[in-house]
Context: one part of a larger RNA
């Protein structure tokens, strides 16, 4: 000195990133029991008495079988139940220790405020949570040989199910709600016009030559067969015209104005498809910032209430709240304590040292 274990004066969180760890509670009965609630809950809230052992006395409850009354061959059935014994309690009185759930097993609460509504699920072997999921609500596709999936096809699943079904897409109990823009890009419907493919059509033309004409070289050159290929014709589709935001998304700027000052209800002016409504807001979103006031502390970048000047919240990628729930996150008390002031001392079992 290291591991594991016990104690520990006085102080009690003064540690530290944080009460990590340890320590405390702890079981049964009884009293008692708030805010707040979805009325179920919250609750074992919180906080408070009892507990052992002996004597004696009374209550139930069983178990016993004893009288009576029928019938007497077994018995049955009715009312009251003695004693013992079993086990549950209640009074009284004593007894012993510091302690009586005497070991062991055996919630610490409490206040506030994110987040997620809850129970589940998750990164086998560094992350269990605010992440997933979910029951709810939306939207969107499918009329059955369903969409949609898997598969060269067969054919499966969907489903032996039929829109109270199936699939995909988002939100995420519940409660109030969920606003403004279709101009882009998506979808969906339209079909008048522009623009578009293979085909289809065949003007016009190129080779090729039987033959004509030439001294020759060449020149012309039908039919046919062979290439080019124009107008003309034509879907869808894009351009077009309209709906569509719980489809992707998007949701301003400058200048002036009030009889102190500040401020601006008010007015001008450009811009835009429309210029953020309710609501909430230095928030899990706030850069300046430790934002300014208020609690809380003696002292508080955290933390709560509250302003609002929202760098760069905002309404299903949901908005704001919201009882119960959380091995969640964050502040703050109780009670507890070797976390600490500060260390000590003990026991077991290492390691070094010496034999």
């Nucleotide at each position: 000195c290291c591991u594991u274990u016990g104690u520990u004066a006085a102080g009690g969180a003064a540690c530290u990133c944080g009460g990590c760890a340890a320590a405390a509670u702890a079981g049964c009965c009884c009293c008692g029991u708030a805010a707040c609630u979805u009325c179920g809950g919250g609750a074992g809230a919180a906080g408070g008495g009892g507990u052992g052992c002996c004597a004696u006395u009374u209550g139930g409850a069983g178990u016993g079988g004893a009288u009576a009354u029928c019938a007497u061959a077994c018995g049955a059935u009715a009312u009251a139940u003695a004693a013992g014994c079993u086990u549950c309690g209640g009074g009284u009185g004593g007894c012993c220790g510091c302690a009586g759930u005497g070991a062991a097993a055996a919630g610490g609460c409490c206040c506030a405020a994110g987040c997620g509504a809850c129970u589940g699920u998750u990164u086998a072997c560094c992350a269990a949570a605010a992440a997933c999921a979910c029951a709810a609500c939306u939207c969107u596709c499918u009329g059955c040989u369903a969409a949609g999936u898997c598969g060269a096809a067969a054919g499966a699943c969907g489903a032996a199910g039929u829109a109270u079904a199936g699939g995909g897409g988002g939100u995420g109990a519940c409660a109030c709600c969920u606003g403004c823009c279709c101009g882009g890009u998506g979808c969906u419907g339209g079909a008048a016009g522009g623009u578009u493919a293979a085909g289809g059509g065949g003007a016009a033309u190129g080779c090729u030559u039987a033959g004509a004409g030439g001294a020759a070289a060449c020149u012309c050159g039908a039919a046919g067969g062979u290439g080019u290929g124009a107008a003309c014709u034509u879907a869808a589709g894009c351009c077009c015209c309209a709906g569509u935001a719980a489809a992707c998304g998007g949701c301003g700027g400058c200048c002036g104005u009030a009889a102190c000052u500040a401020u601006a209800a008010c007015g001008g002016u450009c811009c835009u498809a429309a210029g953020g409504u309710a609501g909430c807001g230095a928030a899990a979103u706030u850069c300046c910032u430790u934002g300014u006031c208020g609690g809380g502390u003696a002292a508080g970048u955290u933390c709560c209430g509250a302003c609002c000047c929202g760098c760069a919240c905002g309404a299903a990628a949901g908005g704001u709240g919201u009882a119960a729930c959380g091995a969640u996150u964050u502040g703050g008390g109780c009670a507890c304590u070797g976390u600490c002031u500060c260390a000590a001392c003990a026991a077991a079992g290492g390691a070094u040292c010496c034999g």